[in-house]
RNA sequence: GCUCUGGUGGCCAAGUUGGUAAGGCGCCACACUAGUAAUGUGGAGAUCCUCGGUUCAAAUCCGAGUCAGAGCA
Repeated sequence: GCUCUGGUGGCCAAGUUGGUAAGGCGCCACACUAGUAAUGUGGAGAUCCUCGGUUCAAAUCCGAGUCAGAGCA
C1' cells in the first nucleotide's frame, strides 16, 4: 500500500428480507433472610464509531473518514 471482518447501554452481545433495538453480566428498588449471599419481581440506562447521501422511514442500503483485528504484498 491492497483486500476482508468488526465498532450497538459500564462490560459482553443479538438484530443486516429497511418499519425507531432482544438477551446475559453489572447497577438501583422491593420481596425473602437475624444479616449477607443466592433466588424472585420491578426499574433506569444505547437516536447503534463519525460525517454525508438514498428513502415516507436507515443499526440495516450507498460514499468518505476513523479505530481495532486478520490476510496479502

Predicted 3D model of a 73-nucleotide RNA (transfer RNA) from Tuber borchii.
The prediction has a mean pLDDT of 82.
It matches the Rfam family "tRNA". By type it is a transfer RNA. On this family, see Lowe and Eddy, Nucleic Acids Res 1997: "tRNAscan-SE: a program for improved detection of transfer RNA genes in genomic sequence".
RNAcentral records the identical sequence in 3 taxa.